[in-house]
Source information: A computed fold for a 177-nucleotide RNA from Bacillus gobiensis, annotated as Lysine riboswitch aptamer. Taxonomically the source falls in Bacillus (Bacteria, Bacillati, Caryophanales, Bacillaceae). Model confidence (mean pLDDT): 77 of 100. It matches the Rfam family "Lysine riboswitch aptamer". Rfam describes the family as follows. Riboswitches are metabolite binding domains within certain messenger RNAs that serve as precision sensors for their corresponding targets.
RNA sequence: UAUGAAGAUAGAGGUGCGAACUUCAAGAGUAAGCCUUUCGAGAAUGGUGGAUUCUAAGAAAAAGGCAGAAAGGGAAGGAUCGCCGAAGUGAAUUCUGUCCAUCAACAGAAUUUGCUGGCUUUGCAUUUAAGAAAUGCAGGGCUGUCAGGAAAUGACUCCUGGAGGGCUAUCUCAUUG
Repeated sequence: UAUGAAGAUAGAGGUGCGAACUUCAAGAGUAAGCCUUUCGAGAAUGGUGGAUUCUAAGAAAAAGGCAGAAAGGGAAGGAUCGCCGAAGUGAAUUCUGUCCAUCAACAGAAUUUGCUGGCUUUGCAUUUAAGAAAUGCAGGGCUGUCAGGAAAUGACUCCUGGAGGGCUAUCUCAUUG
């Protein structure tokens, strides 16, 4: 000097990521509750079985009236905290919860593994109360980084391509000249 090691430490990208606080919109004139009327035997997260409870002093359902929430999710603002696979998400396995068991469904947690550099936007689909937001797939734009090429001749610009297990800086170990 060069190469290797997911080596160690510290950094950069920018409407950068995430959490929590405050306020607001929406959820919603919805759910639960009460009253009246109709009807007349079932009802209690989905199926099945069990247990328990309610119900002819009227179940479930329907109509009208009274009065009337909340959670998850979202937006904005300021400032706070943790950070740069920050974080998000798909799949598999296990555990917990929804009266018990089982099959599902939903929510949360852990492990393994795949994908995504970041932001934004369009279409389709999923989730959701939602047109918000998020995610997946397929396109577009902007931007950072590295490699190659062109031009320029110090830094700038353009084209093509790759991916964060990356990139930059310093250090350690090993090998090589």
Notes
RNAcentral holds the sequence, with entries from Rfam and Ribocentre.